[in-house]
RNA sequence: CGAGUUGGUCGGACAGUCGCUCGAAGUUUGCUUCGGGAGGAAAGUCCGGGCUCCAUUGGGUAGAACGCCAGGUAACGCCUGGGGGGCGCGAGCCUACGGAAAGUGCAGCAGAAAGUAUACCGCCUGCUUUGCAGGUAAGGGUGAAAUGGUGCGGUAAGAGCGCACCGCGCAACUGGCAACAGUUUGUGGCGAUGGUAAACCCCGUUCGGAGCAAGACCAAAUAGGAAUCCAGGGGCUCGACCCCAAGUGUGACCCGCACUGGAUUCGGGUAGGUCGCUUGAGGCAGGCGGUGACGUUUGUCCCAGAUGAAUGAUUGUCCUCGACAGAACCCGGCUUAUAGACCAACUCGUUAU
RNA sequence: GGAGAGGUGGCCGAGUGGCCGAAGGCGCUCCCCUGCUAAGGGAGUAUACCCUAACCCGGUAUCGAGGGUUCGAAUCCCUCCCUCUCCG
Numbered sequence: 001c002g003a004g005u006u007g008g009u010c011g012g013a014c015a016g017u018c019g020c021u022c023g024a025a026g027u028u029u030g031c032u033u034c035g036g037g038a039g040g041a042a043a044g045u046c047c048g049g050g051c052u053c054c055a056u057u058g059g060g061u062a063g064a065a066c067g068c069c070a071g072g073u074a075a076c077g078c079c080u081g082g083g084g085g086g087c088g089c090g091a092g093c094c095u096a097c098g099g100a101a102a103g104u105g106c107a108g109c110a111g112a113a114a115g116u117a118u119a120c121c122g123c124c125u126g127c128u129u130u131g132c133a134g135g136u137a138a139g140g141g142u143g144a145a146a147u148g149g150u151g152c153g154g155u156a157a158g159a160g161c162g163c164a165c166c167g168c169g170c171a172a173c174u175g176g177c178a179a180c181a182g183u184u185u186g187u188g189g190c191g192a193u194g195g196u197a198a199a200c201c202c203c204g205u206u207c208g209g210a211g212c213a214a215g216a217c218c219a220a221a222u223a224g225g226a227a228u229c230c231a232g233g234g235g236c237u238c239g240a241c242c243c244c245a246a247g248u249g250u251g252a253c254c255c256g257c258a259c260u261g262g263a264u265u266c267g268g269g270u271a272g273g274u275c276g277c278u279u280g281a282g283g284c285a286g287g288c289g290g291u292g293a294c295g296u297u298u299g300u301c302c303c304a305g306a307u308g309a310a311u312g313a314u315u316g317u318c319c320u321c322g323a324c325a326g327a328a329c330c331c332g333g334c335u336u337a338u339a340g341a342c343c344a345a346c347u348c349g350u351u352a353u
Numbered sequence: 354g355g356a357g358a359g360g361u362g363g364c365c366g367a368g369u370g371g372c373c374g375a376a377g378g379c380g381c382u383c384c385c386c387u388g389c390u391a392a393g394g395g396a397g398u399a400u401a402c403c404c405u406a407a408c409c410c411g412g413u414a415u416c417g418a419g420g421g422u423u424c425g426a427a428u429c430c431c432u433c434c435c436u437c438u439c440c441g
């Protein structure tokens, strides 16, 4: 200098004028002064939690999510560190990564045979020789996938049939909290134990439901309005009784429990205000502990809160001429969109010293 | 703001791992029937790319878009986009 990787920051700046909105103070009740006024994603609503209401006497079933190990956290499907696998020369990146020797299912077509396996061609042997019977998975062919690989021996031809090396399974030992690892030791000839669980399923862990249009209070209004449909069976002491069934509620379902009319359509009234509403798992700076996520401690700061819903317009100067995009109960994440600029650490290549 | 449902030829719509670029209906084109029309009957009918001088045939891709699982995806999983419905 070029190419690249990872992490982080910013995302027009300054000044004037006129407005909008929230809070506090003042006040002649209309205004004045002071202070604050969008984001890293405010987005998607995909996860988790707070908060609020409903349910909560209990039992059972279903459903959903997650899934190597250890840790962090209020919690998580998130994050950190590590392991296995894959990609890259490398810095690094990606990874839905439990179980297929509990069971069931699936694999079209092709192919001899697709999992309780299997002999089409070929090879070998025999015979009663256009063929038949037996042996054979080394060779051919089919397929996404064909039941360890190479070599030597062996054989009628072959074959883990035997042996050596490699691979694989199991056990032990060593290291590690663990996942797991090993030029370790022993053992198994390996048609044991093929694939698929983003097929059912099994194992382990977790989960009650709904959402601020939640919900609470004040005020106003209506009084149980009309129409249609359904309202079963049995018993007796004949009653406005009892039993079964049915329906409603119990906020997934069933049992159980409680209650007795239920469903649909039409019509009438009200539709204002206050709270929830922003001080919070908060921000910034420093110290300490930890590889890190993070924890702890000290100091300091208050930083939008609307309800037709504010955050805008314009002038001047400058530059690299400005991307994606606008809060609506609040936080922690993930995902997606984003012109460009800057910082730090690291890798590869070239040249020069 | 919150909650739910859906997206398949020109239109409606079936299809929930393979025989599926895709049933059926509507529409459209051509033919038959009729003196003519309607009704009826029959046949055909997605798009893009490759191949070709051009067409036919053939091949590949497309089920809102992208990615993944699987031998194989309209169908299963993830992320986006769009449409519709409901909620004091």
Stems, first nucleotide, its partner, number of pairs: 001349010012318007020037007039324001043335002046333005051211004058255004063207005068082005083097001084095004098202002103200002105196002120140002122136006148166006167190001168188005173182003215275004225266006232244004246260005282301008319322001354440007363379003371424001380398006399415005417433005